[in-house]
c-di-GMP-I-GGC riboswitch aptamer from Methylobacillus sp. MM3, 88 nucleotides, folded computationally. The coordinates come from a structure-prediction model, not an experiment, and the mean pLDDT is 87. The sequence was found by an Rfam model in a public genome assembly. Its Rfam family is "c-di-GMP-I-GGC riboswitch aptamer". Its family is annotated with cyclic-di-GMP binding in the Gene Ontology. The literature on the family includes a 2010 paper in Biochemistry by Smith et al., "Structural and biochemical determinants of ligand binding by the c-di-GMP riboswitch ".
């Protein structure tokens, strides 16, 4: 450098549960464990969700469309750091 085994240290945590945050999507802890060789960082490209406010439409109460500046890194793709082994 490469690769990532039916192995071996060590990690991580889906769903669901209960708390608290938050309009929501979500997020954070504790449990729990379907998976992950970057399931570690970063919203830069796509892509996905949400719609508080703010437009705009409605008959007033309502509702109905638009919109990210919210989220999602465990959708993709790019970027950046990093452990442990050696079927090489």
């Nucleotide at each position: 450098a490469c690769u990532g085994a039916u192995a071996a240290a060590g990690g991580c945590a889906a769903a669901c549960u209960u708390g608290c945050c938050g309009a929501a999507a979500g997020g954070c802890a504790a449990g729990g464990g379907c998976g992950c060789a970057a399931a570690a960082u970063c919203a830069c490209c796509g892509g996905u969700c949400u719609a508080a406010a703010g437009a705009g439409g409605u008959u007033u109460u309502u509702c109905c469309u638009c919109c990210a500046u919210g989220a999602c890194a465990g959708c993709g793709g790019g970027a950046u750091u990093g452990c442990c082994a050696g079927a090489u």